RNAcentral holds the sequence, with entries from ENA.
This is a predicted structure of a 74-nucleotide RNA (transfer RNA) from Reticulibacter mediterranei.
Its Rfam family is "tRNA". The family's RNA type in Rfam is transfer RNA.
[in-house]
RNA sequence: AGCCGGUAUAGCUCAGUGGUAGAGCAGCUGUUUCGUAAACAGCAGGCCAUCGGUUCAAACCCGAUUACCGGCUU
Repeated sequence: AGCCGGUAUAGCUCAGUGGUAGAGCAGCUGUUUCGUAAACAGCAGGCCAUCGGUUCAAACCCGAUUACCGGCUU
């Protein structure tokens, strides 16, 4: 450098395989405590890597691109 495969979703780690985007941790508020931690209750946080296509409907299917990881070849 070329080819093949995988991954990309909340601050972090990950689920979600066509029909309302979720969990744990972290964050914020409250309750509790003399206070802190823990526990409990609640809240906030996402145009699902980018562009295009298929579809009544796409995080999900198809194509291209980008980034990262792995394998093969030279």